[in-house]
RNA sequence: UGGUCAUCAAGAAAGGCUGAGGGAAUAGACCCUGUGAAGCCUUGACAACCGAUUUCGCCAAAACAGCGAAACACGGUGCCACAUUCUACUUCUGCGUUUUAUGCGUCUGGUUUUUUAACUUGGGUGCAGCAGGGGAACGAUGAGUG
Repeated sequence: UGGUCAUCAAGAAAGGCUGAGGGAAUAGACCCUGUGAAGCCUUGACAACCGAUUUCGCCAAAACAGCGAAACACGGUGCCACAUUCUACUUCUGCGUUUUAUGCGUCUGGUUUUUUAACUUGGGUGCAGCAGGGGAACGAUGAGUG
């Protein structure tokens, strides 16, 4: 560094150093962040992908091997905000389809014992088709391979 297979909405943070960014990359959105980002170190967790170990089952006359299931953090990795943070490409379903609609935001009005909140066939305004499901792509991790 290429390709293959599997998995990816579960899970799990404290301290020290440092000091402004970060959530892989591009764009947009949404977030995290001086109540300390990323990084490094220490410690502690989380987690059965691989190995080891243990138990059970299958096979076998039996043992080993093999296959399957479970347990187990001992070893090798991984990992400890947000779904791979979300969207982007494609497809299906529903609503809407040119504006008196639909969705989201915002201002204002109204209602309600969640009142720093919730709700709304009210009015104004901005943006966009909106919402949900499947697949792909990108990426990450592991195993084994060239």
SAM riboswitch aptamer (S box leader) from Chlorobium sp., 146 nucleotides, folded computationally.
Of the family's consensus pairs, 88% are formed in the model.